[in-house]
Molecule: transfer RNA
Organism: Kofleriaceae bacterium
RNA sequence: GCUGGUGUAGCUCAGUUGGUAGAGCACCUGAUUUGUAAUCAGAAGGUCGCGAGUCCGAUUCCCGCCACCAGCU
Numbered sequence: 001g002c003u004g005g006u007g008u009a010g011c012u013c014a015g016u017u018g019g020u021a022g023a024g025c026a027c028c029u030g031a032u033u034u035g036u037a038a039u040c041a042g043a044a045g046g047u048c049g050c051g052a053g054u055c056c057g058a059u060u061c062c063c064g065c066c067a068c069c070a071g072c073u
Stems, first nucleotide, its partner, number of pairs: 001072007010025004019056001028042004049065003053061001
C1' cells in the first nucleotide's frame, strides 16, 4: 500500500428486507436479615466510533475518515 471484519450502556453482547434501541453482569435505592451475603422489587445509565449524503424518517443504505483485528504484498 491492498482486501476483509469489528466499533451499540461501566463490561460482555443482541437488535436492522429503514419506523425512533434492549438483555445479562456491574453500580444506586428499597424490601427481607441482628448485620452481611444471597434473593426479590425499582430506578438511573446511550449524541448506536466521527463527519457528510439519500430519505418524511438512518444503529440499519451510500461515501469519506479514525481506532482495533486478520490476511496479502